[in-house]
RNA sequence: GCCAGCGUAGCUCAAUCGGUAGAGCGACGCAUUCGUAAUGCGCAGGUUGAGGGUUCGAGUCCCUCCGCUGGCU
Numbered sequence: 001g002c003c004a005g006c007g008u009a010g011c012u013c014a015a016u017c018g019g020u021a022g023a024g025c026g027a028c029g030c031a032u033u034c035g036u037a038a039u040g041c042g043c044a045g046g047u048u049g050a051g052g053g054u055u056c057g058a059g060u061c062c063c064u065c066c067g068c069u070g071g072c073u
Stems, first nucleotide, its partner, number of pairs: 001072007010025004019056001028042004049065005
């Protein structure tokens, strides 16, 4: 330099043909306990890597850029 894949909550990952962004773990609160852990219930947490385009509507489609991984040279 060329090709491919990936980037979504603190972490690991979903989200069908474009139609309300979710789960588990973790954090926080409450209950339980002499206390802790475990367990149960509840709650909060997101410019979906950045910028633009298409569309009534974009995590999803198109363009540019950034980062990570792998392959080729």
Record summary:
This is a predicted structure of a 73-nucleotide RNA (transfer RNA) from Fervidobacterium nodosum Rt17-B1. Model confidence (mean pLDDT): 81 of 100. Rfam family: tRNA. About the family: Transfer RNA (tRNA) molecules are approximately 80 nucleotides in length. Lineage of the source: Bacteria > Thermotogati > Thermotogota > Fervidobacterium > Fervidobacterium nodosum. RNAcentral holds the sequence, with entries from Rfam.